Small-subunit ribosomal RNA, 3' major domain from an uncultured bacterium, 470 nucleotides, folded computationally. Rfam family: Bacterial small subunit ribosomal RNA.
[in-house]
Context: one part of a larger RNA
RNA sequence: UGACGGGGGCCCGCACAAGCGGAGGAACAUGUGGUUUAAUUCGAUGAUACGCGAGGAACCUUACCCGGGUUUGAACGCAUUCGGACCGAGGUGGAAACACCUUUUCUAGCAAUAGCCGUUUGCGAGGUGCUGCAUGGUUGUCGUCAGCUCGUGCCGUGAGGUGUCGGCUUAAGUGCCAUAACGAGCGCAACCCUUAUCUUUAGUUACUAACAGGUUAUGCUGAGGACUCUAGAGAGACUGCCGUCGUAAGAUGUGAGGAAGGUGGGGAUGACGUCAAAUCAGCACGGCCCUUACGUCCGGGGCUACACACGUGUUACAAUGGGGGGUACAGAAGGCCGCUACCUGGUGACAGGAUGCUAAUCCCAAAAACCUCUCUCAGUUCGGAUCGAAGUCUGCAACCCGACUUCGUGAAGCUGGAUUCGCUAGUAAUCGCGCAUCAGCCAUGGCGCGGUGAAUACGUUCCCGGGCCU
Numbered sequence: 001u002g003a004c005g006g007g008g009g010c011c012c013g014c015a016c017a018a019g020c021g022g023a024g025g026a027a028c029a030u031g032u033g034g035u036u037u038a039a040u041u042c043g044a045u046g047a048u049a050c051g052c053g054a055g056g057a058a059c060c061u062u063a064c065c066c067g068g069g070u071u072u073g074a075a076c077g078c079a080u081u082c083g084g085a086c087c088g089a090g091g092u093g094g095a096a097a098c099a100c101c102u103u104u105u106c107u108a109g110c111a112a113u114a115g116c117c118g119u120u121u122g123c124g125a126g127g128u129g130c131u132g133c134a135u136g137g138u139u140g141u142c143g144u145c146a147g148c149u150c151g152u153g154c155c156g157u158g159a160g161g162u163g164u165c166g167g168c169u170u171a172a173g174u175g176c177c178a179u180a181a182c183g184a185g186c187g188c189a190a191c192c193c194u195u196a197u198c199u200u201u202a203g204u205u206a207c208u209a210a211c212a213g214g215u216u217a218u219g220c221u222g223a224g225g226a227c228u229c230u231a232g233a234g235a236g237a238c239u240g241c242c243g244u245c246g247u248a249a250g251a252u253g254u255g256a257g258g259a260a261g262g263u264g265g266g267g268a269u270g271a272c273g274u275c276a277a278a279u280c281a282g283c284a285c286g287g288c289c290c291u292u293a294c295g296u297c298c299g300g301g302g303c304u305a306c307a308c309a310c311g312u313g314u315u316a317c318a319a320u321g322g323g324g325g326g327u328a329c330a331g332a333a334g335g336c337c338g339c340u341a342c343c344u345g346g347u348g349a350c351a352g353g354a355u356g357c358u359a360a361u362c363c364c365a366a367a368a369a370c371c372u373c374u375c376u377c378a379g380u381u382c383g384g385a386u387c388g389a390a391g392u393c394u395g396c397a398a399c400c401c402g403a404c405u406u407c408g409u410g411a412a413g414c415u416g417g418a419u420u421c422g423c424u425a426g427u428a429a430u431c432g433c434g435c436a437u438c439a440g441c442c443a444u445g446g447c448g449c450g451g452u453g454a455a456u457a458c459g460u461u462c463c464c465g466g467g468c469c470u
Stems, first nucleotide, its partner, number of pairs: 007470007015460002019423005026315008034306002042053002064301007076124004082118003088103006106115003126290002129288003135284002137279003140275001142273001147186006153162003166177003192267004197235007207224002211222003238261001241255001242253004317416001321375006334363002338357002342353004382413001387408007429452007
């Protein structure tokens, strides 16, 4: 000077408390450990690993295992040898990779030659092999916490201190006052995006108040530029005004005005640094190692195993519910190898036709809610695991190892021990919808979107983490 204390003081945070809903018990999904295995590729391991890298493991991916090939090699450049085509077609062997055989046979130019393709040779290859404790870059975390420093001056022999402390205040080292300090930088805040209100500009594919036409019906048509909306430009919020308290900063009020009030809500934004934190398997890169193999191609298998243990989820255990019928309302995305209205067939997954849309034009396209009928507390008309049968679709190919449909089967489970997690408002809870990846999908995951829509906070003694002073 720091760090630490079951030392002290002050303060904050879904940290506790007050509430609501979960996890821990069941079944399944998924990840991990362990075990097994020819292989179950590798990495991530308290918080900060474990629905994580992986935003798609049947082949491919794929790095692992077994087997079969290959050695300038799977790709590219330069030089070089030989050929004329390469491509294509056919055949044999083979699981394929590949090997061999037959056939056809170059282009431009008068030519030299040039180009193209294959082949030979040479030079450069290649490695998801090791080291994240040699590194770059990137990331997690403390933490969106309010801190971390510098110049000059002053103090101290010096390490260092001061400034940055004290009082008040703030979400904030935010500001005010005081002051051997005076200033400044990185952070805070603001500037950025979005959302909430209004004005204005512009109206097509969006809209429809007035006028007109038309339909069983619909902005359907003429038309309009009002409204909604779209997308550009502005306005608006600053404790600005008023009262009270205060020296000030500021605090406070069922205050006024206002769409919004004291950071309006949300996002992006992460200081100096900590953890030799993570990553050599995204990429790059030093060193080391392999070079007829630790490179590379192919077929099959594995990453999907299963006594068990843990994490994260989904579905439930029911009547605030299950089932049948009727009926209404979104937002944000996506769509040509695509989304598909509509018709027909099928109980259905879907199939066969057909049409619109390269999209504010067409399509995908809601569910909870509401109305009504039924079930009457039961392992049930709850629950749906598991298994059997028959199918549909994608795809060379669903045996290992896909999703979906129909019929049948109908397991555990009657609210979960100790303990533990999330959340303070359009939040929790609950309901569905979309997207990326993607042929298909093991998505109950991830990222978004809207619908319905609560309860509680006395307070800071205690648990956890953090900040300042001592």